Predicted 3D model of a 392-nucleotide RNA (Bacterial RNase P class A) from Qipengyuania sp. JC766.
The coordinates come from a structure-prediction model, not an experiment, and the mean pLDDT is 78.
The sequence is in RNAcentral, with records from ENA.
Rfam family: Bacterial RNase P class A. Rfam links the family to the GO terms dimeric ribonuclease P complex, ribonuclease P activity and tRNA processing. Rfam classes the family as a ribozyme.
[in-house]
RNA sequence: CCAGGGGGCCGGGCAGCCGCGGGAAACCGAGGAAAGUCCGGGCUCCACGAAGAAAGGGUGGCGGGUAACGCCCGCCGGUGGAAACGCCAGGGACAGUGCCACAGAGAGCAGACCGCCGAUGGGGGCUUCGGCCUCUCAGGCAAGGGUGAAAGGGUGCGGCAAGAGCGCACCGGGGUGGCGGCAACGUCGCCCGCACGGCAAACCCCACCCGGAGCAAGGCCAAAUAGGGACUUCGCGCUCGCAAGGGCAGGGGCGCUUCGCCCCGGGAAGUCCGGGUUGGCUGCUCGAGCGGUCCGGCAACGGACCGCCCAGAUGAAUGGCUGCCACCGGACGGCAGGUCGGAAACGAUACCGCGUCCGGGACAGAACCCGGCUUACAGGCCCCCUGGCGAC
Repeated sequence: CCAGGGGGCCGGGCAGCCGCGGGAAACCGAGGAAAGUCCGGGCUCCACGAAGAAAGGGUGGCGGGUAACGCCCGCCGGUGGAAACGCCAGGGACAGUGCCACAGAGAGCAGACCGCCGAUGGGGGCUUCGGCCUCUCAGGCAAGGGUGAAAGGGUGCGGCAAGAGCGCACCGGGGUGGCGGCAACGUCGCCCGCACGGCAAACCCCACCCGGAGCAAGGCCAAAUAGGGACUUCGCGCUCGCAAGGGCAGGGGCGCUUCGCCCCGGGAAGUCCGGGUUGGCUGCUCGAGCGGUCCGGCAACGGACCGCCCAGAUGAAUGGCUGCCACCGGACGGCAGGUCGGAAACGAUACCGCGUCCGGGACAGAACCCGGCUUACAGGCCCCCUGGCGAC
């Protein structure tokens, strides 16, 4: 320098003017994702005697981290890559059930289409009678071809009529013992010719985890109007009369009746209670907080000390304009320089650089608060690693 891999960070800066939210003032005022609302918690209310079970949902190699997690770190196994490194829904398929489309002869108590053989039995021919040739009918085989995502281990040698774990070596697999490791697992020895295809993001089985709803949670204060409830009072109704006034008087129950007692309804006035209108206050922002140094740990992370205070809005603030600088893109100018051509003068300028002008600035945006994951993102910076080439 080229090609590639992994990780971290920034998300324009300064000034002036105008404006907005919080606050008495000083002062403070969006993000790395404030997003999706997908996981895990805090907090609040509801339910519940404890524990367990059922149902439903989730998680799934091992060890660690954490308040917790489906997150993170380290390791193991598998897999892709030459490597750095990436990816894995990574428990169980001898508990049971089910499925394996199409193609194919055969797809789960396997199978023979093409093919190979035809040793053995059979047919035909020859014969020196030992046998040989031939057909492939019976039959043998599963190596090769073909189908398929998958065809009952793989490679090689031997073997055989042809073949085949039929025999052997290595690899793979299963069992068992030793050793190493906390463990997942690794490794070595011995035994077994190999039995046990795949699918559990099919049902299912095993282990572990989970009560529900959410700041519109929850708490407090509440005027007026209408409606609700309780209590008290009333000459409440009908009728005659101009009026004063007179007469009669609601429903039900107890009681033989009168009288009396009890209960109930309607209306008006008053007093009180209750509820709480998307009204107000609160919850509300100091928190598993942020920064730095040191220590422990491979790391995730933990600990000690020092320092800091960093939005709390509620139709919802966090903005606008101008100038300068920085960045990106474009056009123009041979223009201090670089570079190229040339002996030079000089010329060229795609590229680097310089000057002038013009244009541009992503994704997005708090709404109770944290820890994660995922997704979006103009442009830029830094670190580590792998491979190749070159120079010293």

Of the family's consensus pairs, 95% are formed in the model. The gene name in the source record is rnpB.